This is a predicted structure of a 76-nucleotide RNA (c-di-GMP-I riboswitch aptamer) from an uncultured delta proteobacterium. The coordinates come from a structure-prediction model, not an experiment, and the mean pLDDT is 86. The sequence was found by an Rfam model in a public genome assembly.
């Protein structure tokens, strides 16, 4: 520094669903739970994308797709 891996090692996250929070929603955020995930870290003030309703230069999703910055382990 590229690239490919999850076999081993330390781990990490948590989808559907239930409970409480919070919000007009879309959702969040907390506990339970694991469907999956090698970036499912992190950016919505990077772009498309979708959803929401009190429609306004407003709010949501990063687990939808690109892209940027970061990052453990093994290989090559």
């Nucleotide at each position: 520094c590229u690239c490919c891996g999850a076999a081993a090692a330390u781990g990490g996250u948590a989808a559907a669903c239930c409970c409480g929070u919070c919000g007009c929603a879309a959702g969040u955020c907390g506990g339970g739970g694991a469907c999956a995930c090698a970036a499912a870290g992190u950016c919505a003030a990077c772009a498309g994308g979708u959803c929401c309703u009190u429609a306004a230069u407003g709010g949501a999703c990063g687990g939808c797709u690109g892209g940027a910055c970061u990052a453990c382990c093994g290989g090559a």